[in-house]
The RNA shown here (c-di-GMP-I riboswitch aptamer) has 78 nucleotides and comes from a Nitrospirota bacterium. Its Rfam family is "c-di-GMP-I riboswitch aptamer". From the family's description: GEMM was predicted in a large-scale screen for bacterial structured RNA regulatory elements. Gene Ontology term of the family: cyclic-di-GMP binding. Taxonomically the source falls in Nitrospirota (Bacteria, Pseudomonadati). Its mean pLDDT, the model's own confidence on a scale to 100, is 88.
Order: sequence, then C1' cells, then structure tokens
RNA sequence: UAACGAUAAAGGCAAACUAUCUGUAAGGGUAGGGCGCAAAGUCACUGGUCCUUGAUAGAGGACAGCAGGACUGCCGAA
Repeated sequence: UAACGAUAAAGGCAAACUAUCUGUAAGGGUAGGGCGCAAAGUCACUGGUCCUUGAUAGAGGACAGCAGGACUGCCGAA
C1' cells in the first nucleotide's frame, strides 16, 4: 500500500416498538429502546422499492439499515 475481519482493545451507530413534534403521503426530527452493523459514515450517480400528482407520458418527493458505484474513516490477531 492492497486485501482481510478476532467471542481482541478503545470508541461509535441504532431495527422493531413507545412518547412527542413535523409532512397530504412515503417519510423525517427528538427522547427512550436495542434487533443488528466494520463503514448501519457521507453522496440519490445507476438499478430498485415506496409516496404525491397526472388519463398516459411525465413531474415532484422519500429510502444510504435494498443492491451497485464514488468519496472519506477507527483498530490490527490470523
């Protein structure tokens, strides 16, 4: 440097669900919670799924914890 990922160490994130706020909705924020995660960090670029609108085409939005891709990053046994 490129891979790889321990019942290692330190630290981190936080599913369902609950409360509350917010959005027409999908969804999102905060607090609790902890199923899991070595990128479950960031980016809607590609595919996908979902919502709104629309007769269709399309338009607008959501999901990064669906997959791929890009960028960045902690630790170091085999």